[in-house]
RNA sequence: GGCCUGAUGGUGAAGAGGUAACACGGCGGUCUGCAAAACCGCUAUGCGAGGGUUCGAGUCCCUCUCAGGCCU
Numbered sequence: 001g002g003c004c005u006g007a008u009g010g011u012g013a014a015g016a017g018g019u020a021a022c023a024c025g026g027c028g029g030u031c032u033g034c035a036a037a038a039c040c041g042c043u044a045u046g047c048g049a050g051g052g053u054u055c056g057a058g059u060c061c062c063u064c065u066c067a068g069g070c071c072u
Base pairs, nucleotide, nucleotide: 001071002070003069004068005067006066007065010024011023012022018055025043026042027041028040029039030038048064049063050062051061052060
């Protein structure tokens, strides 16, 4: 230098154009003598940045940043 993959809540991790799952964690409640466990409910300004396409973008296109890998 060329190419490929990835970047999503506090963490891990889904999501093929139609308002972002699930688990863990956290908070509250039920239960208990108190806890733990279990069960119920809630959580969070989460889509790396900037543009573009579209009625509509986490998803498609371009550029950039960062991380990992391959080639020379």
Overview:
A computed fold for a 72-nucleotide RNA from a Patescibacteria group bacterium, annotated as transfer RNA. Its Rfam family is "tRNA". Rfam describes the family as follows. Transfer RNA (tRNA) molecules are approximately 80 nucleotides in length.